[in-house]
RNA sequence: GAAGCUGGCUAGACAGUCGCCGCGUCCACCAGUAAGGGCGGGGAGGAAAGUCCGGGCUCCAUAGAGCAAGAUGCCGGUUAAUGGCCGGACACCGUGAGGUGAUGAAAAGUGCCACAGAGAAUAGUCUGCCUAAGUUCUGCAAGGAAACGGCGAGGGUGAAACGGCGGGGUAAGAGCCCACCGCGGACGUGGUAACACGGACGGCACGGUAAACUCCAUCUGGAGCAAGACCAAAUAGGCAGGUAAUGACGCGGCUCGCGUCGCUUGCGGGUAGGUCGCUUGAGCGUCAGGUAACGAAACGCCUAGAGGAAUGACUGUCCACGACAGAACCCGGCUUAUCGGCUAGCUUCACUU
RNA sequence: GCGCCCGUAGCUCAGCUGGAUAGAGUAUUGGUUUCCGAAGCCAAGGGUCGUGGGUUCGACUCCCGCCGGGCGCA
Numbered sequence: 001g002a003a004g005c006u007g008g009c010u011a012g013a014c015a016g017u018c019g020c021c022g023c024g025u026c027c028a029c030c031a032g033u034a035a036g037g038g039c040g041g042g043g044a045g046g047a048a049a050g051u052c053c054g055g056g057c058u059c060c061a062u063a064g065a066g067c068a069a070g071a072u073g074c075c076g077g078u079u080a081a082u083g084g085c086c087g088g089a090c091a092c093c094g095u096g097a098g099g100u101g102a103u104g105a106a107a108a109g110u111g112c113c114a115c116a117g118a119g120a121a122u123a124g125u126c127u128g129c130c131u132a133a134g135u136u137c138u139g140c141a142a143g144g145a146a147a148c149g150g151c152g153a154g155g156g157u158g159a160a161a162c163g164g165c166g167g168g169g170u171a172a173g174a175g176c177c178c179a180c181c182g183c184g185g186a187c188g189u190g191g192u193a194a195c196a197c198g199g200a201c202g203g204c205a206c207g208g209u210a211a212a213c214u215c216c217a218u219c220u221g222g223a224g225c226a227a228g229a230c231c232a233a234a235u236a237g238g239c240a241g242g243u244a245a246u247g248a249c250g251c252g253g254c255u256c257g258c259g260u261c262g263c264u265u266g267c268g269g270g271u272a273g274g275u276c277g278c279u280u281g282a283g284c285g286u287c288a289g290g291u292a293a294c295g296a297a298a299c300g301c302c303u304a305g306a307g308g309a310a311u312g313a314c315u316g317u318c319c320a321c322g323a324c325a326g327a328a329c330c331c332g333g334c335u336u337a338u339c340g341g342c343u344a345g346c347u348u349c350a351c352u353u
Numbered sequence: 354g355c356g357c358c359c360g361u362a363g364c365u366c367a368g369c370u371g372g373a374u375a376g377a378g379u380a381u382u383g384g385u386u387u388c389c390g391a392a393g394c395c396a397a398g399g400g401u402c403g404u405g406g407g408u409u410c411g412a413c414u415c416c417c418g419c420c421g422g423g424c425g426c427a
Stems, first nucleotide, its partner, number of pairs: 001349010012318007020043002023040005045324001049335002052333005057224004064256004069220005074088005089103001090101004104215002109213002111209003126155002128151003135146004163181002166178003182204001183202002187198004228276004238267006247261004283301004289294001319322001354426007363379004372410001381397005403419005
C1' cells in the first nucleotide's frame, strides 16, 4: 500500500419564530368549574417493526396432581428468566484473522433406504477364482475334466456392499495370523465437565437415517392492560326455548382436585361517562471483581405517556446534503430493514528500510 | 393483543406418510376441418414449485428464518 476478518459509536448541526401533547408553578374567573393567560422544563428508535422466544404485572386456587401436547438437547457459566448471551470441547469450511453447526441415544423397539445392482441388512455368486481333501466322469498309471463342493479376495452397480491398507498364509481365499490405522468396553493421567492423551486388551460382532416414529433428560397451568380495580349513571331480575345438583360455570386438550352457584341459548330493552393501572424501572452512568457474558456496595442522573391518538412548519448559516423508519402496560433477547460517517483489534499478500 | 391457514404454468387447482420425466382443466401457438369463422380433432411451447438457508444419497414434500395474502377470536 492492497485485499479482508471481528467488534464498538453515530444517525445532519446551530440559532430564531409560530404551532401540537403531557408536567410544574403563578395570575384571573368560578365556588365544584377543570374552559383562559403568563413563565419554566420535557416530548420516538436502533430498530419504536415482525410478534419469534423469555420474564415482570393483573385475574382465575396459594398455581395443585396425573395423562396428553409442545419446546429444548455437547460441557460449564451468566441471568428475574430464556430456545438469548459468554467461555470451552468436538466436527466441517477458510492460506489466515475467523466463520458455521437442532452436536443426547441407531446395542429398547418399529419403519424407510427409489433407480441401478447378484445382493440394501438374519447379506450375497452377476462376472469370476480354486480343484488340496471327499464325490462323479475319464485314463493301465501319472494326470485331466466337472459341480452337486470351497471362496467374498479382484471386476461391475450404487449415496452406501457387512473394517482399510500392506505382508504372511492358502488349492483359491478369508482378522485365518501379524504390523500400522480405524472401532469397542474397561484402566491410567490431565481437566469441574464436555473431552483429550497414553499403553495394554478384545478380534470386527455393531451400514445410514431420530429436522421418521420413538426412548432418555430438562422445562412449560390458562388468559392477556379491551388484563384488572374504583366512582357515578341507567334499567326490569322482561319474553321464549334447552338443561338440571349424577348438573353448570371458573377451566380455552382430558381426568382428578379446588372454588362458586341454578346455568345456558335466542329475541327485546337500558347504559356506553370519569379516575387509577401509566411509566422510578430486574432503569442509566461511574466503578470493586470476573478471560468474558455479567456485575456487589457507594455516589450521581431522571429520560414521552396520548386516548381518534402530540412530536410539525418556516427562516438564516454551515456540511459529507441526510437511509430504514413513528411509542400505545413495561422490560431482556432474537430476527428483519437501513444512505453514509467515525473508530479499535487482528490476518494475508506485495514493496521499502 | 391472541390464534390459524395459504403461496405450484397467464388463470383455477392436483401432487406434499421424501425417489428424480412436477401433472389436469382453461388460456396461448401451430396444424386439420370449412367458402370464412366458431365448436370439434391432433400436436407443441410455457414452471428459479413465494424467497434464503439447513437435514438427507436425494426436498414441491421435512425443519428454521424472512416476504406476500387471507381468516377467526377478544
Two RNAs folded together computationally: RNase P RNA and transfer RNA, 427 nucleotides in total. Rfam match: Bacterial RNase P class A.